[in-house]
RNA sequence: UUUGCUGAGAGUUUGAUCCUGGCUCAGGAUGAACGCUGGCGGCGUGUCUUAGGCAUGCAAGUCGAAUGUGUCUUCGGAUACAUGGCAGACGGGUGAGUAUGACAGUGGUAAUUUACCUUAAGGCCUUGAAUAACCUUCUGAAAAGAAGGCUAAUACAAGAUAGUCAAGGGGGGGCAUAAGCCAUUCCCUUGUAAAGAUUUAUCACCUUGAGAGAAGCCUUUGGUCUAUCAGCUUGUUGGUGAGGUAAUAGCUCACCAAGGCUCUGACGGAUAGCGGGUGUGAGAGCAUGACCCGCCUCACUGGGACUGAAAUACUGCCCAGACUCCUACGGGAGGCUGCAGUCGAGAAUCUUCCCCAAUGCACGAAAGUGUGAGGGAGCGACGCCGCGUGAAUGAAGAAGCCCUUCGGGGUGUAAAGUUCUUUUCUCUGGGAAAAACUAGCGAUGGUACCAGAGGAAUAAGAGGCUGCUAACUUCGUGCCAGCAGCAGCGGUAAUACGAAGGCCUCAAGCGUUAUCCGGAUUUAUUGGGCGUAAAGCGUUAAAAGGCGGUUUAGAAAGUUGAAUAUUAAAGCCCAGAGCUCAACUCUGGAUCUAUAUUCAAAACUCCUAAACUUGAGGACGGUAGAGGCAAGCGGAAUGGCUGGUGUAGCAGUAAAAUGCGUUAAUAUCAGCUAGAACACCAAUAGCGAAGGCAGCUUGCUAGAACGUUCCUGACGCUAAAUAACGAAAGCGUGGGUAGCGAAUGGGAUUAGAUACCCCAGUAGUCCACGCUGUAAACUAUGGAUACUAGGUAUUGGGAGCUCGACCCUCUCAGUAUCGUUCUUCUAGCUAACGCGUUAAGUAUCCCGCCUGGGGAGUACGGCCGCAAGGCUAAAACUCAAAGGAAUUGACGGGGACCCGCACAAGCGGUGGAGCAUGUGGUUUAAUUCGACGAUAAGCGAGGAACCUUACCAGGGCUUGAUAUCUAGCGAAUCUUUCCGAAAGGAGAGAGUGCCUUUUAGGAACGCUAAGACAGGUGCUGCAUGGUUGUCGUCAGCUCGUGCCGUGAGGUGUACGGUUAAGUCCGACAACGAGCGCAACCCCUAUCUUAUGUUAAAUAUUCAUAAGAAACUGCCCCGGACAACGGGGAGGAAGGUGGGGAUGACGUCAAAUCAGCAUGGCCCUUACGCCCUGGGCUACACACGUGCUACAAUGGGUAAUAACAAAGGGACGCCAAACCGCAAGGUGGAGCAAAUCCCAUCAAAUUUACCCUCAGUUCGGAUUGAGGGCUGAAAUUCGCCCUCAUGAAGUUGGAAUCGCUAGUAACCGUGUAUCAGCCAUGGCACGGUGAAUACGUUCUCGGGUCUUGUACACACCGCCCGUCAAGCCAAGAGAGUCGGUAAUGCCCGAAAUCCUCAUUAUAUGGGGCUUAAGGUAGGAUCGAUGAUAGGGGCUAAGUCGUAACAAGGCAUCCGUAGCGGAAGCUGUGGAUGGAUCACCUCCUUU
Repeated sequence: UUUGCUGAGAGUUUGAUCCUGGCUCAGGAUGAACGCUGGCGGCGUGUCUUAGGCAUGCAAGUCGAAUGUGUCUUCGGAUACAUGGCAGACGGGUGAGUAUGACAGUGGUAAUUUACCUUAAGGCCUUGAAUAACCUUCUGAAAAGAAGGCUAAUACAAGAUAGUCAAGGGGGGGCAUAAGCCAUUCCCUUGUAAAGAUUUAUCACCUUGAGAGAAGCCUUUGGUCUAUCAGCUUGUUGGUGAGGUAAUAGCUCACCAAGGCUCUGACGGAUAGCGGGUGUGAGAGCAUGACCCGCCUCACUGGGACUGAAAUACUGCCCAGACUCCUACGGGAGGCUGCAGUCGAGAAUCUUCCCCAAUGCACGAAAGUGUGAGGGAGCGACGCCGCGUGAAUGAAGAAGCCCUUCGGGGUGUAAAGUUCUUUUCUCUGGGAAAAACUAGCGAUGGUACCAGAGGAAUAAGAGGCUGCUAACUUCGUGCCAGCAGCAGCGGUAAUACGAAGGCCUCAAGCGUUAUCCGGAUUUAUUGGGCGUAAAGCGUUAAAAGGCGGUUUAGAAAGUUGAAUAUUAAAGCCCAGAGCUCAACUCUGGAUCUAUAUUCAAAACUCCUAAACUUGAGGACGGUAGAGGCAAGCGGAAUGGCUGGUGUAGCAGUAAAAUGCGUUAAUAUCAGCUAGAACACCAAUAGCGAAGGCAGCUUGCUAGAACGUUCCUGACGCUAAAUAACGAAAGCGUGGGUAGCGAAUGGGAUUAGAUACCCCAGUAGUCCACGCUGUAAACUAUGGAUACUAGGUAUUGGGAGCUCGACCCUCUCAGUAUCGUUCUUCUAGCUAACGCGUUAAGUAUCCCGCCUGGGGAGUACGGCCGCAAGGCUAAAACUCAAAGGAAUUGACGGGGACCCGCACAAGCGGUGGAGCAUGUGGUUUAAUUCGACGAUAAGCGAGGAACCUUACCAGGGCUUGAUAUCUAGCGAAUCUUUCCGAAAGGAGAGAGUGCCUUUUAGGAACGCUAAGACAGGUGCUGCAUGGUUGUCGUCAGCUCGUGCCGUGAGGUGUACGGUUAAGUCCGACAACGAGCGCAACCCCUAUCUUAUGUUAAAUAUUCAUAAGAAACUGCCCCGGACAACGGGGAGGAAGGUGGGGAUGACGUCAAAUCAGCAUGGCCCUUACGCCCUGGGCUACACACGUGCUACAAUGGGUAAUAACAAAGGGACGCCAAACCGCAAGGUGGAGCAAAUCCCAUCAAAUUUACCCUCAGUUCGGAUUGAGGGCUGAAAUUCGCCCUCAUGAAGUUGGAAUCGCUAGUAACCGUGUAUCAGCCAUGGCACGGUGAAUACGUUCUCGGGUCUUGUACACACCGCCCGUCAAGCCAAGAGAGUCGGUAAUGCCCGAAAUCCUCAUUAUAUGGGGCUUAAGGUAGGAUCGAUGAUAGGGGCUAAGUCGUAACAAGGCAUCCGUAGCGGAAGCUGUGGAUGGAUCACCUCCUUU
């Protein structure tokens, strides 16, 4: 430069929101494993675990053209043994060891070697002595060995020869420079070589040089974790000399010196082969090192050398050890981490196959031989890639199955059927390339491929379907069984469990598990943070380190550019090609981000040199200050002591008590004494690094700001390690001790009170000298520098102004604030709160710290401390959250304001008695069911003797008491007999109707039969509708648009007034609107008009129905001139005149399935239906609502005198009259109602008389007797009357209810239900007719605003700790067992080396070193362990209630003591404390 590629999020904390933060998911990958399933082919790949043990076979031989001999012979030769040569150090396997003798990259070797191969030069002469095989003899079980004898060589040896070789010495040259190296060099001395074979051309052999390839050694750079490993090292570091090696070197040894490494991590520990590469990722990275390639390493474990060019040698040797095998017990043999295979281990990994045809390798002159290297096949869906399991047509759509609103819909053109094709499959025939030199030669393989025939034939599953995440219904189950990656699902209507149908996604695979990367910017270089979420060391000084002002010059380490070399191949990427495509393979290109060398640039950084003054420091001057240390002095208060006066109390608390006091307290006066702390000044003030510092004076001493010039000249900033200081409590020693005061004792409180309150009181608090080293040590905000609007106050200094001071203005340094309204003080930042020149803004530098909650600031280890304890600091396990800020509610034993018969002020009750009634409980065969604080309990029920009735006992029915459909019979209907408790059962008789198209059919009704069905007061009010209660007739609840806020949300609806009211007015980023309030509706109070049936009349009353009247309309005052309030006039009525109906959004899973309706479930000869009787009425007891009383404001008797309203009446109300003491009876007039009746005089009231304070002439329960009424029926179980009886009760404890005017209280009247009535209840009606309200402190309820909150199921909330039970992991633990790496000593194989003996070999003796072994004391790691302690987890255990609101004693931090436990108390500190008051400050006037 070109080309190509290039970044996705979601769920889950909350009532909701934003943020922080973890957990989880969607993707890709694998040498994989497991589950279900499985047609074919190609290409790859396959013990990741026990470097555990191995049976069997094979994996390294070859050369007769080096040589000897035996045997056989077709006489060509073949074969065997042996000598000899080469090979066996390659190829193949493994990853134990190794954090560095390794690997990778780059260099060096002037410090080196190299068999076979290539090339160049030269040479190959003369001799000799043996020996194996073989033969003979012997030993041994074997393996093997011994003695004698023969023989050859390319085996071995001797001599000769060398311009070039090796060693030594000397001279010159070049290169390099540190030793050195090179050569045409030159001279001298010494030494060392050879092998032949077959044949006619070669192959061997010897010496030397060069090359190629191979190997050794050295330097530098790079890549794991751990500091709870901080010091390591004695051949260690270096030197000299010697030895040794191919070669350098402490490689080894002797001597000398005392060095060497390390916070840029030595030493130690853990783990690990390294690289090319591989997986993932946008990339940076992170993880990884199977297959293939390169290097290293090992070969049963450990040690050792030999041979050789090369080994310290996988299928060689020696020794030791463990193990296995053979044995005649004497002794021997062995090493699959080669290919197959076997056992074992394990979740798990293959055939004891074919071939040397190809590619390579070894040997050979060659033919060739060998080759588990390699080429192939086999097994395994283990992976990647490709193909198939058919194609077309075929119904408004078969069957089956599923769903259904019962109409239908789905599976579904899917099937069947028809037509077609043959990839695959089966059979038959043909049949390769790979073979090249080079004629022959192919394991694979009769394979690939080709042709023909047959027939849709042989071939589909797995997972999922609540959200994330594509895909839904039914049934079963009922917090069970189960699911689950996370959130979570399941407690009777489960799209989440199981099954079915349907659907979705992949597909010969699909899922699960494990692991890695990604998402995760969740370790942040790219690319995060630290006020409150995790996170700034308590503070300062300061060495190392990091960073660093201005100018000039140089240099070129960093930096930038260019070139060269290297960075193996394979792989990745691009282009092309070959297998039918693809996977796969081949060819070419690009790349390999790196290192080294050379050249160049000079802006920035570094370095060197020279300068500068603004950073920093110093000098001088005056200044402020609770800065520090020491000494001295002072007054008030408190306590004690002495003396005086004085007398019975004092003290203390919410109230008390303990305590003190007649031995004279408290109080008061005078004096003496002791210790501690310093009122006022005093402040948001001042000083200090922080902790901290306060009476006054003096001495010593540190720092700071300001001013003015001058001096030095970057001397600076920060700060791991280190050092010093460091409140309170605490510790040690010695003093001191007035007050206060942990612990402790006593008194209270309380269920308890190890507390809060009270009385005492020890340590301590104080001083001196040591120690400790921590706090909410806080501004929860590290230090330094620079920049970015201001206002105000204050402290210190200076300048200006002024004669001077004050005031005022400017300036530097500190301290504090911006609190009201506009417009959060601007910008900016922040999740928000907030910060905002004293930054949490904009930037730079340095340090410290954080990475989910709990476990835990704990354990272990180390360091410090006298101790208490401090510093450093994990893991297992467990949860899906923990957390910050803000929002809306709710709540508070928080605050403000307001209202209500809420309190208060009053009147009358309840609670005590008897009775009535309802409920609970108990009882019962049944005592049917429901309702349970307010908001159940004279409630459903406005009326249970039967019925009602749902309950119980007994007797009965089964298409049913009732409805619809089908068939048959009969009209319906009426009368009647027997049995039975009745229901019912069995009969008898009468009767024949209506319509039409008339042998018949139809309508209504009854009976019979069968089945569809009826029926259920059975369950679920927590599946529902409807209705109702309650907050509450309280004044609230919302919406549209706009505006504010990231958002939930807010505003409107807050505020000032006012109202009964979110009623109205004013004001306002709001403007409007809706549901509520009010009004409209009804009754009532006044008047007018009209009408007036129901006897006389309608004038009043009265009734009917049409209007009028009331609106703060008028006046005065107050008030913002408003809304409105106060007063007055007029008026029947005055400020909504009185009463009613009317009940916002919602709350209580409130009540009702038994009023009705209704989903689902359940029963169906019964949980349905009918009948008789019983029960709902029971009765030791408890509660609610009432009635009657307890008496004289009364009771009784009598009397006349009174005075209402509103209702009801035909199966009814019932008059007069008569009978009865009465209930009632007889009677029958009137009335379907302004006419008649209930109904008389309504009662209380009035008058007269009696009673005279008693259990009574009060009270009437209870009981007895006799009657009446209703009704089939009055026993269980009705009401009424008469006579008699005459109980409790003398005004009611704690507590509690109603009522504000025609109200309370008292008095009677009517009515619904109803045969009658348990009605003293409910609902209405009128008569008589009060008292009181200062007021809002308190109680209850409600509304608005505000505040705190850890609550949101919303305080009946949340929540802490001990104890008890179960489970789990980790630590401690008397110890016990095992591993690892070292150390001291002992012993010491083989073997190299040294040395001695013999005579040259061989052999023998001695020595150094040393493997294994033994022993000793330690270090470290692991396993296990009685026991004790803490931690975590676990629907409903125990004790308390510590925290969240002022949480009922504000909470929390450090420390100390105490206590069952949370905890309490002392001391110092913080605000992350509510509320009220005051001070200060600020704004405006």
Annotation:
This is a predicted structure of a 1485-nucleotide RNA (small-subunit ribosomal RNA) from a Patescibacteria group bacterium. Lineage of the source: Bacteria > Bacteria candidate phyla. The prediction has a mean pLDDT of 81. Rfam family: Bacterial small subunit ribosomal RNA. Its family is annotated with ribosome and structural constituent of ribosome in the Gene Ontology.